[in-house]
RNAcentral holds the full RNA, with entries from ENA and SILVA. Small-subunit ribosomal RNA, central domain from an uncultured bacterium, 347 nucleotides, folded computationally. Its mean pLDDT, the model's own confidence on a scale to 100, is 90.
Context: one part of a larger RNA
RNA sequence: CUGGGCGUAAAGCGCGGGCAGGCGGUCGCUCAAGUCUGAUGUGAAAUCUCUCCGCUCAACGGGGAGCAGCCAUUGGAAACUGGGCGACUGGAGUCUGACAGAGGUAGGCGGAAUUCCGGGUGGAGUGGUGAAAUGCGUAGAGAUCCGGAGGAACACCAGAGGCGAAGGCGGCCUACUGGGUCAGUACUGACGCUGAGCCGCGAAAGCCAGGGGAGCGAACGGGAUUAGAAACCCCGGUAGUCCUGGCCGUAAACGAUGUGUGCUGGGUGGUGGGGGGUUUCCCUUCACUGCCGAAGCCAACGCGAUAAGCACGCCGCCUGGGGAGUACGGUCGCAAGGCUAAAACUC
Numbered sequence: 001c002u003g004g005g006c007g008u009a010a011a012g013c014g015c016g017g018g019c020a021g022g023c024g025g026u027c028g029c030u031c032a033a034g035u036c037u038g039a040u041g042u043g044a045a046a047u048c049u050c051u052c053c054g055c056u057c058a059a060c061g062g063g064g065a066g067c068a069g070c071c072a073u074u075g076g077a078a079a080c081u082g083g084g085c086g087a088c089u090g091g092a093g094u095c096u097g098a099c100a101g102a103g104g105u106a107g108g109c110g111g112a113a114u115u116c117c118g119g120g121u122g123g124a125g126u127g128g129u130g131a132a133a134u135g136c137g138u139a140g141a142g143a144u145c146c147g148g149a150g151g152a153a154c155a156c157c158a159g160a161g162g163c164g165a166a167g168g169c170g171g172c173c174u175a176c177u178g179g180g181u182c183a184g185u186a187c188u189g190a191c192g193c194u195g196a197g198c199c200g201c202g203a204a205a206g207c208c209a210g211g212g213g214a215g216c217g218a219a220c221g222g223g224a225u226u227a228g229a230a231a232c233c234c235c236g237g238u239a240g241u242c243c244u245g246g247c248c249g250u251a252a253a254c255g256a257u258g259u260g261u262g263c264u265g266g267g268u269g270g271u272g273g274g275g276g277g278u279u280u281c282c283c284u285u286c287a288c289u290g291c292c293g294a295a296g297c298c299a300a301c302g303c304g305a306u307a308a309g310c311a312c313g314c315c316g317c318c319u320g321g322g323g324a325g326u327a328c329g330g331u332c333g334c335a336a337g338g339c340u341a342a343a344a345c346u347c
Base pairs, nucleotide, nucleotide: 003319004318005317006316007301008300012315014201015200016199017198021194022193023192025088026087027086028085029084030083031082033081034080035077036076037075038074039073040072041071048066049065050064051063052062053061054060091191092188093187094186095184096183097182098181099180103177104176105175106174107173108172109171110154115149116148117147118146119145120144121143125136126135162169163168206247207246208245209244210243211242215241216240220236221235222234223233258314259313260312261311262310263309266292267291268290269289270288271287272286273285274284275283276282277281296303297302320347321346322345329340330339331338332337
């Protein structure tokens, strides 16, 4: 010397599946590749260290000795890593029985409301705003009643509640289907963790083709406001928002916190199960989900068994600000653009 980091300072890939690779539970036997060790060989000279000496010193130079890594051959050790064999059940999975849920896909159904159309009543306003106006209305609007059409979204229940890997998921019913939890402890016997590349999923907007179009509404037109008003407010309104198929692949894709495992005081809520008791209740256990907080951590804020604490495995990423997530090149895309990703120069 063998770097330090990533919640908010630069830094966790949006999420998952997973080949290679890295890492890997308990016991026994064995091999001896890693590892440790003996011997031998080699380890050129210079350099380096020690020492003596020569230039008046030093640098420099000369003699002697030495360190030391690495390597080869051979002998040995067997704790650990690794290979082989055998065994085990705590990790992982299977089975059986229960349970909760807006998890997903498809089909069907329902009511409220908005708008439009037809009809009845009725007769002057209505609408909108800070105030107005544009707009609509005697060719009968608005209001009110009846009937019809169509699209989109599902009030209450509803909760800091639930489910999902994430994006996300909310009326009701049916079919198909994924995952999870608890209990039993029957079975397999390390079958595991992570995961470069790769593959898949991935809000909104946007794109292509064909449908659909009630409400809302970029753009656009008009009315106001204003010094102006390319806006905020008002009247309209096209894409779009919806459906089917195919693209796009981004986000403050956020817990701004990768994933797995173990360990480390408590208190108080919520959701779903199990066990027990003296059963308006209490005790206890597992999974998930909040809040407050010991120790500890942190620059502080805060985190605190859902860690940002204590450790280990594996992956990703950061390395001053601007230039710049840009240019160029490559690659993907119909395009929009995405991914990868500099330098000059400058502070």